[in-house]
Molecule: c-di-GMP-I riboswitch aptamer
Organism: Alteromonadaceae bacterium Bs31
RNA sequence: UACCGAAAAAGGCAAACCCGUGGAAACACGGGGACGCAAAGCCAGUGCCCUAGCAUUUAGCACCGAAGCCUGAUGCGGGUCGAACGGUUACCGAA
Numbered sequence: 001u002a003c004c005g006a007a008a009a010a011g012g013c014a015a016a017c018c019c020g021u022g023g024a025a026a027c028a029c030g031g032g033g034a035c036g037c038a039a040a041g042c043c044a045g046u047g048c049c050c051u052a053g054c055a056u057u058u059a060g061c062a063c064c065g066a067a068g069c070c071u072g073a074u075g076c077g078g079g080u081c082g083a084a085c086g087g088u089u090a091c092c093g094a095a
Stems, first nucleotide, its partner, number of pairs: 004093002012037002017032006035082001041088003045085002049079003053076005060069002
């Protein structure tokens, strides 16, 4: 330096759930809380996944003196790095 990761040491993060705030929602942030994590630090880049606001559209209902309700899909937008890959930075040092 590159791997690697200990029933080591010092520290770190914080799932579910609860409360509050924001949001249409996914979800985010703050507080509490710990299931876990050696990058569970950072980046939404790639395809996946989630959302259905806007646009287009499918099926159904209503209406046809029309404007709506609902369902799915696609595009744009939004979200997740504690989902994979990729990029990037980093503490400790037994084997």